Overview: The prediction has a mean pLDDT of 78. A computed fold for a 373-nucleotide RNA from a Desulfobacterales bacterium, annotated as Bacterial RNase P class A. Rfam family: Bacterial RNase P class A. The family's RNA type in Rfam is ribozyme.

RNA sequence: GAAUCAGCCCAGACGAUCGCCGGGUCAUUCCGACCCGGAGGAAAGUCCGAACACCGCAGGGCAGGGUGCUCCAUAACGUGGAGUCGCGGCAACGCGAAGGAAAGUGCAACAGAAAGUAUACCGCCUUGCAUCCGUGCAAGGUAAGGGUGAAACGGUGCGGUAAGAGCGCACCAGUUCCCCGGGUGACCGGGGAAGCUAUGUAAACCCCACCCGGUGCAAGACCAAAUAGGGGAGCGUUUGAGGACGGCCCGUUCAAGCUCCCGGGUAGGUCGCAAGAGAGGUCGGGCAACCGGCAUCCAUAGAUGAAUGAUCGUUGGCCGGUGCGGGGUAACCUGAACCGGUUACAGAAUUCGGCUUACGGGCUGUUUUGGCC
Numbered sequence: 001g002a003a004u005c006a007g008c009c010c011a012g013a014c015g016a017u018c019g020c021c022g023g024g025u026c027a028u029u030c031c032g033a034c035c036c037g038g039a040g041g042a043a044a045g046u047c048c049g050a051a052c053a054c055c056g057c058a059g060g061g062c063a064g065g066g067u068g069c070u071c072c073a074u075a076a077c078g079u080g081g082a083g084u085c086g087c088g089g090c091a092a093c094g095c096g097a098a099g100g101a102a103a104g105u106g107c108a109a110c111a112g113a114a115a116g117u118a119u120a121c122c123g124c125c126u127u128g129c130a131u132c133c134g135u136g137c138a139a140g141g142u143a144a145g146g147g148u149g150a151a152a153c154g155g156u157g158c159g160g161u162a163a164g165a166g167c168g169c170a171c172c173a174g175u176u177c178c179c180c181g182g183g184u185g186a187c188c189g190g191g192g193a194a195g196c197u198a199u200g201u202a203a204a205c206c207c208c209a210c211c212c213g214g215u216g217c218a219a220g221a222c223c224a225a226a227u228a229g230g231g232g233a234g235c236g237u238u239u240g241a242g243g244a245c246g247g248c249c250c251g252u253u254c255a256a257g258c259u260c261c262c263g264g265g266u267a268g269g270u271c272g273c274a275a276g277a278g279a280g281g282u283c284g285g286g287c288a289a290c291c292g293g294c295a296u297c298c299a300u301a302g303a304u305g306a307a308u309g310a311u312c313g314u315u316g317g318c319c320g321g322u323g324c325g326g327g328g329u330a331a332c333c334u335g336a337a338c339c340g341g342u343u344a345c346a347g348a349a350u351u352c353g354g355c356u357u358a359c360g361g362g363c364u365g366u367u368u369u370g371g372c373c
Base pairs, nucleotide, nucleotide: 001369002368003367005365006364007363008362009361010360012315013314014313015312016311017310018309020038021037022036023035024034025033026032040345044356045355047354048353049352050351051350052216053215054214055213064212065211066210067209068208069083070082071081072080073079084098085096086095087094088093099207100206104205105204106201107200108199121146122145123142124141125140126139127138128137129136130135154172155171156170157169158168159167173197174196175194176193177192178191179190180189181188182187220271221270222269223268230262231261232260233259234258235257242254243253244252245251276298278297279296281294282293283292284291285290316343317342318341319340320339321338322337324335325334326333327332
């Protein structure tokens, strides 16, 4: 100098003015006054997993969906940690839906003779026939050579053969099986046997193993009007309840309903709903994820057409420009000044654990690799 991985911090500050939501105190007829608190690292996407709530559910199976190397962590996970194997990189390191194609089925464009029970286009070989002696035709054998293709049924050599071929043998590669050693395991190392050589594709059907009931805080619980239904009781319909005539009595008049109780639902309200798989600290265990002990802290967002803001001033951060100072041969580095621009992504809505995505700036460390001294 170039890379690599890991971790952390900020998410502008202050002042003035005007506001918003929640809580507390005071005041209270109302208006109010004061104090305290008031978004995030992702609150986002709503993609996984849970808590919680209601509904469903004897048990088992089918269907359907999901996951897919191993071990561990966890409330749980498709997440995380440590590993294994494969691929990429000189390396640090990164990436991987990474079970089964030796259970069955399907598919494999174009090219090619043939794409999976392999196949005979050229070539090679044998036999027969013909022959102008160059060869041609027919039947058969052959995957060693050529050619096609992303892929052509192990590779090299020797033997063998008419020519060839794991046809035989040696070595190499792979597969299956057996044994020994290491590892909890995936797997690794070593040895042996069998000519066994078996195409690819399962984010194609499928097979195997494991997991999975549905809905989603608009869940749900409680309180509960007015009006209109429902149920019950009482009173009343020429023996007149009740209403109207401004309050009461009388009176007049209209009159078939009136009163009370119970119950469900609606509007509205309260809860759910902010102290929990809680936070940072410390000690201990573990490679780590994580777990355990101890003491400490916590009213501190809790809205629901949905608050957490707006304006102005000063000042930071970042970017660009201008001229100047310092260092340097130079590229360039750096310092203050002035001018201009910019100050991100985005905002709780039951809660929590993850993942993914968006985004401005800064700091620290690990490791690898190159150059120079």